Predicted 3D model of a 105-nucleotide RNA (Glycine riboswitch aptamer) from uncultured Lamprobacter sp. Taxonomically the source falls in Lamprobacter (Bacteria, Pseudomonadati, Pseudomonadota, Gammaproteobacteria). Its mean pLDDT, the model's own confidence on a scale to 100, is 76.
RNA sequence: UCCCGCGGGAGAGACCGGUGCUAAGACGUUUGCCAAAUCAACGUCAACACCGGCGCCGAAGGCGCAACAUCCGCCCGGAAUCGCUCAGGCAAAAGGACCGCGGGA
Numbered sequence: 001u002c003c004c005g006c007g008g009g010a011g012a013g014a015c016c017g018g019u020g021c022u023a024a025g026a027c028g029u030u031u032g033c034c035a036a037a038u039c040a041a042c043g044u045c046a047a048c049a050c051c052g053g054c055g056c057c058g059a060a061g062g063c064g065c066a067a068c069a070u071c072c073g074c075c076c077g078g079a080a081u082c083g084c085u086c087a088g089g090c091a092a093a094a095g096g097a098c099c100g101c102g103g104g105a
Stems, first nucleotide, its partner, number of pairs: 001105008013054001015053006025045006055090003061086001062084003068077001
């Protein structure tokens, strides 16, 4: 330095709209019925997937660089938990830089 196991490990909308799916579920309406349940049709909700929009986060990965290095200047090289936010993320779970312990190369 790398790998494995165990433990710890932050931040930020479970945001809005549309489409699809709709097997099962909840609710409502209608029809039928003496009435209720059941059945049927329609609608809504929730869940899931995809697309779009606005807001936000930094700790996978990626990108940027100060000192320094060079006889001097430019280029090149050159760190982070710093900066950017491409990627990623914004309930939980998962992931997670990094830290501790144990083992191995």
It matches the Rfam family "Glycine riboswitch aptamer". Rfam links the family to the GO term glycine biosynthetic process. From the family's description: This family represents the bacterial glycine riboswitch. RNAcentral holds the sequence, with entries from MGnify.